[in-house]
A computed fold for a 1449-nucleotide RNA from an uncultured bacterium, annotated as small-subunit ribosomal RNA. The coordinates come from a structure-prediction model, not an experiment, and the mean pLDDT is 85. RNAcentral holds the sequence, with entries from ENA and SILVA. Its Rfam family is "Bacterial small subunit ribosomal RNA". Gene Ontology terms of the family: structural constituent of ribosome and ribosome.
RNA sequence: AGAGUUUGAUCCUGGCUCAGGACGAACGCUGGCGGCGCGCCUAAUACAUGCAAGUCGAACGGAUAACCUCACGGUUGUCAGUGGCGGACGGGUGAGUAACACGUGGGUGACCUGCCUUCCGGUGGGGAAUAACGCUUAGAAAUAGGCGCUAAUACCGCAUAUGCUUAGUGCUUCAGUGCAUUAAGUAAAGAGCAAUUGCCAGUGGAGGGGCCUGCGUCAGAUUAGCUAGUCGGUGGGGUAACGGCUUACCGAGGCAGUGAUCUGUAGCUGGUCUGAGAGGACGACCAGCCACACUGGGACUGAGACACGGCCCAGACUCCUACGGGAGGCAGCAGUAAGGAAUAUUCCACAAUGGGCGCAAGCCUGAUGGAGCGACGCCGCGUGAGCGAAGAAGCACUUCGGUGUGUAAAGCUCUUUUCUCAGGGAUGAUAAUGACAGUACCUGGGGAAUAAGCCCCGGCUAACUACGUGCCAGCAGCCGCGGUAAUACGUAGGGGGCAAGCGUUGUCCGGAUUUACUGGGCGUAAAGCGCGUGUAGGUGGUACAGUAAGUCUGCUGUGAAAGCGCCCGGCUCAACUGGGCGAGGUCGGUGGAAACUGCUGCACUAGAGGACGGUAGAGGAGAGUGGAAUUCCCGGUGUAGUGGUGAAAUGCGUAGAUAUCGGGAGGAACACCAGCGGCGAAGGCGGCUCUCUGGGCCGCUCCUGACACUGAGACGCGAAGGCCAGGGGAGCGAACGGGAUUAGAUACCCCGGUAGUCCUGGCAGUAAACGAUGAACACUAGGUGUGGGGGGUAUCGAGCCCCUCCGUGCCGAAGUCAACACAUUAAGUGUUCCGCCUGGGGAGUACGGUCGCAAGAUUAAAACUCAAAGGAAUUGACGGGGGCCCGCACAAGCAGCGGAGCGUGUGGUUUAAUUCGAUGCAACGCGAAGAACCUUACCUGGGCUUGACAUGGCACUGCAAAGGCUGGAAACAGUCUCCCUCUUCGGAGCGGUGUCACAGAUGUUGCAUGGCUGUCGUCAGCUCGUGUCGUGAGAUGUUGGGUUAAGUCCCGCAACGAGCGCAACCCUCGUGGCUAGUUGAACUCUCUAGCCAGACUGCCUACUAAAUAGGAGGAAGGUGGGGAUGACGUCAAGUCCGCAUGGCUCUUACGUCCAGGGCUACACACACGCUACAAUGGCCGGUACAAAGCGCCGCAAGCAGGUGACUGCAAGCAAAUCGCAAAAGCCGGUCUCAGUUCGGAUUGCAGGCUGCAACUCGCCUGCAUGAAGUCGGAGUUGCUAGUAACCGCGCGACAGCACAGUGCGGUGAAUAUGUUCCCGGGCCUUGUACACACCGCCCGUCACGUCAUGGAAGUUGGCAACACUUGAAGUCCGUGGGCAAACUCUUCGGAGAUGCAGCGGCCGAGGGUGGGGCUGAUGACUGGGACGAAGUCGUAACAAGGUAGCCGA
Repeated sequence: AGAGUUUGAUCCUGGCUCAGGACGAACGCUGGCGGCGCGCCUAAUACAUGCAAGUCGAACGGAUAACCUCACGGUUGUCAGUGGCGGACGGGUGAGUAACACGUGGGUGACCUGCCUUCCGGUGGGGAAUAACGCUUAGAAAUAGGCGCUAAUACCGCAUAUGCUUAGUGCUUCAGUGCAUUAAGUAAAGAGCAAUUGCCAGUGGAGGGGCCUGCGUCAGAUUAGCUAGUCGGUGGGGUAACGGCUUACCGAGGCAGUGAUCUGUAGCUGGUCUGAGAGGACGACCAGCCACACUGGGACUGAGACACGGCCCAGACUCCUACGGGAGGCAGCAGUAAGGAAUAUUCCACAAUGGGCGCAAGCCUGAUGGAGCGACGCCGCGUGAGCGAAGAAGCACUUCGGUGUGUAAAGCUCUUUUCUCAGGGAUGAUAAUGACAGUACCUGGGGAAUAAGCCCCGGCUAACUACGUGCCAGCAGCCGCGGUAAUACGUAGGGGGCAAGCGUUGUCCGGAUUUACUGGGCGUAAAGCGCGUGUAGGUGGUACAGUAAGUCUGCUGUGAAAGCGCCCGGCUCAACUGGGCGAGGUCGGUGGAAACUGCUGCACUAGAGGACGGUAGAGGAGAGUGGAAUUCCCGGUGUAGUGGUGAAAUGCGUAGAUAUCGGGAGGAACACCAGCGGCGAAGGCGGCUCUCUGGGCCGCUCCUGACACUGAGACGCGAAGGCCAGGGGAGCGAACGGGAUUAGAUACCCCGGUAGUCCUGGCAGUAAACGAUGAACACUAGGUGUGGGGGGUAUCGAGCCCCUCCGUGCCGAAGUCAACACAUUAAGUGUUCCGCCUGGGGAGUACGGUCGCAAGAUUAAAACUCAAAGGAAUUGACGGGGGCCCGCACAAGCAGCGGAGCGUGUGGUUUAAUUCGAUGCAACGCGAAGAACCUUACCUGGGCUUGACAUGGCACUGCAAAGGCUGGAAACAGUCUCCCUCUUCGGAGCGGUGUCACAGAUGUUGCAUGGCUGUCGUCAGCUCGUGUCGUGAGAUGUUGGGUUAAGUCCCGCAACGAGCGCAACCCUCGUGGCUAGUUGAACUCUCUAGCCAGACUGCCUACUAAAUAGGAGGAAGGUGGGGAUGACGUCAAGUCCGCAUGGCUCUUACGUCCAGGGCUACACACACGCUACAAUGGCCGGUACAAAGCGCCGCAAGCAGGUGACUGCAAGCAAAUCGCAAAAGCCGGUCUCAGUUCGGAUUGCAGGCUGCAACUCGCCUGCAUGAAGUCGGAGUUGCUAGUAACCGCGCGACAGCACAGUGCGGUGAAUAUGUUCCCGGGCCUUGUACACACCGCCCGUCACGUCAUGGAAGUUGGCAACACUUGAAGUCCGUGGGCAAACUCUUCGGAGAUGCAGCGGCCGAGGGUGGGGCUGAUGACUGGGACGAAGUCGUAACAAGGUAGCCGA
């Protein structure tokens, strides 16, 4: 520091995801030791039990125990109570709290302060009670009452007053401070043997607190208004103290867009985690502050509380009860239950540190110090080290050779951290005192001994193989793996990473510059408000002076400790920890500077505005007016149609249309001019005239003197459509009706037609309201149009030309941009202000609010879901886009196919089997150049199992072949005859039997493959190197102008060259020559074989080149005809059944042998052919001419037989010698248009040939039979010249079988004006949402499933207010007739003072009633939404997407 993921590829935008770090964690697997930390994040839920706050006898009276004493008495200890101090600290928790709660800095002249401490002064003299205790009463208890006794450092008067408090006066101060003075009031306690220590009043200090205050401190505006003690004043009250803190009266204020109020959430901070930082998130442990203590309220005591282990009341809950009443509060330490993914011992000790009390000893202390449990975290250590190759075994892989695990193990040597046993044994404590603990640590003995797992291995991301599985099971953080060869699932081997841990999950920061202060954007990716006027606010020209708020700077205070950084120390190291220094801020004080900003003052004129003089214009509003056209009405002429369309029809018309002429009515819009011309802020504005009116531009001087820019809210304007009311209504025309089109056609087209369109008044407030570009100012090359104004030059004048200001276009430099593009009218460079954006969908939707008559507008989410959605450009492909060009592609022709019969192939069906493959073109007379057996792969049946075939090992053995016999369908089985060769005698060869390795498979996968082949296509294309252009994919070259059959060639050109293709080179045919020639009768010649010549646009004319056109010569002329030859690639095209081959499968069978059957089936359908339908013909007779081939298991002349197929005999020929061996044609005859003398299917009989064998199932012959068929629907094929068509001949495979295939020759045409159309192809260009590439993509309804969500009659909770009512405890106020020890007076009876009870009142928690508010849950039904391999209907969009699309209504 980045990476993966949108695409065929690219650049950009943009989201998602990953690698890092962290944790109070949890879960899974695993687990040796130690140190240091940490450990209920959930139910502030409920709590059994124990403990967590007491202490003081040196304050007091008493009780009691022990000891001493003969006794009196004394000593020591303990205890309840009175009294004092402490229970306001320490410990816990984070519910509440958005607040002066916290942080930070100030203020307190508005305050308090026990214990500690400094200083000063004092401590005199009296009084009355009361607990305990005793007696007694009530009660279950808790506890309470009555009578009586008693003490104090408990309580109360009196005296004194340095002082203090209050009030007054004077001085001081900004101020309630301070000083002086007067009056009134106000103290005390003793204890101890003593030292001493208490007590009282005051004064300072320290430490602690109260209050006030500047600044900082979460989210929501779908919370915009809040507030009655509210804001202020005066008087009273209250407090330690200021204050509406409280009360009465008076006034009407106070807060709020710099966010009041309301709602949600939350303890705050030092800090922690992360980050380069700025930030972001968090606030466990430790530390500071706050708040709370079952819930709510309240006060008392006290220096301090409205009090966790105190009190009173109310409430909920729990417990006890004798039912009358009582008791309780773990958010202290342990512990229990519950909740939860989850969090520990009912431990030890006060030894240390600290706290309370005490003179002290000491007591108390779940604070604390320790131990226990937990890998929860951090840190450290170990599980051994060295040597060790037969590279062991095992396991895994393997090309079977080997390779890996791997020096790893074993083995040998060594060590002992750890472990264990034994011994010693701390620091922490200062004299004593040690829970931890016989611990840490040290020494010795023993023995490699006690100690390794987890995750991962497709990319990101380090690490690969085998098997299993077969879109299953499963994985997955993202992209994505899995459908039979999975490095992605599971297992194994191996490897990688980390390590007593490793992974997963969750959360936070980072990466994310993805909220952008640092540090982003807004033409097209998300994003400029439709436009203006203008408030607050923000920002603001030039000069001088002042000031010092901002700003800069020196010094200073503070920013607790811990933490963090650096340095130095202590534990063996580290974690941990001690010390020092640093760092940390929108902070405070003070001194200084004055450039910039602010503020104040005074000036200026360059910004802005005004005056004056001109000027252009569809700028706006109102009134009037004009002609053309449409329609309608009237009349004339006139007759059968008109209108409309792709074609029609509906419609109109004989009741007279359309057409045409004349007259009239009415409404709306203004042709030409007209122009990327003008005006306006935008929307928008168009005949002409008048009236009113806004703004702009130019020119010249003058005036004001920053008056400016922007602009949240606010206000106004705002196309079309729409709404309300009233008019108007010619044309057009949603809805609607009809006609067409169509599978349908609620559309496109046609005929009609209402609202509307128009006017007036109001509402509405949106548009793709667009330049998809906010406003203003300044700066930054030019060129060229055009509108308005001014000037110069020139001229008689105008024009031309030049300059300048304002507007409006185009091109273009720098620059910018992802690119496209923008470019003085910026999207460049800067400044100011406003608006807006933050992945796609859900959704501009829901809910709420505001506005509206409504339609709706505006503001505007979430759940859920996806990994993309996008922009620009590139290469292709495609288009019912365009241009150019080619091809038997069409057209022009010829012959066919499609109809018939037959042959062959295929589908289908059938079958025991009808073996298998090929399936649009490019399968279907294809594999198959030939299925009776064989072939043969299929079926049935019968056999064999090292096998029909190959190689090798071992053991035994000597045959085998041939022939015969028996069984059998055969294979085969049995049996008879017969009994191997060589030899160095060891054995070898050959064969058999048995056995082991193995053979074998036309079984599977052509989607694992090689090879071969088809196809586009014999189409003219496909690429490369270097250079150049582009961020890049890519482009250029290869495009352009011509030309060609051709990317053929020429010219031009940022390209220059090159390769594979084209062409040529090869074969063949055509002409000639030469050589040779056996077979031909033929030195010529023909023919055969070979060699050579010839053709190259070479020559001529036209023409710039290429080329083209014409011509000459020539056998042949512009590639002369034909063939071979098939670029890069496409179709997962075809073939595992030609062959080869990986994997898989079978192994007494999926192998192999045999017989028979089948591949030949037959309702049907298709493909390719043959023969025909006849007279250009059939039949009969006669007669002529080929080429290329083939022939000894052959071709066969000839002769003979047979009607014939053929047969018998047989010459010749291994073939230019012999043979197979022509037909159409020609000549003559006959048939005469018919199902025929056409046609030959079918069938019968009789034969021939091949062959082991023609039944299933061959070919041929003869006789007989004589079917369909009379030229073939839609459609469709071939062919451009020796071609089509017609005619026969040969060959291959082959015993036989040809209508097939492949060759050969014979006869021998027609047509092409041309490229509009169909099909295919090439090049350029254009659009694209396609890239599996149009057989593409893709939209909406409906149906089904799942999920979240809105509405909904309602139902049911929660929260906070409000009104009324009731009202506990308690403070305060009043009263106080009842009661009362202290003081005063007293006549001693009492009275007074004071206090208390009781009662009344204000307030008041809680309760009740009520109507509303906010917020949840749920709800029949309902709305849309999202998602879901193969559902339905259509075809909306992307190409001109077949009606251009889109926006608003």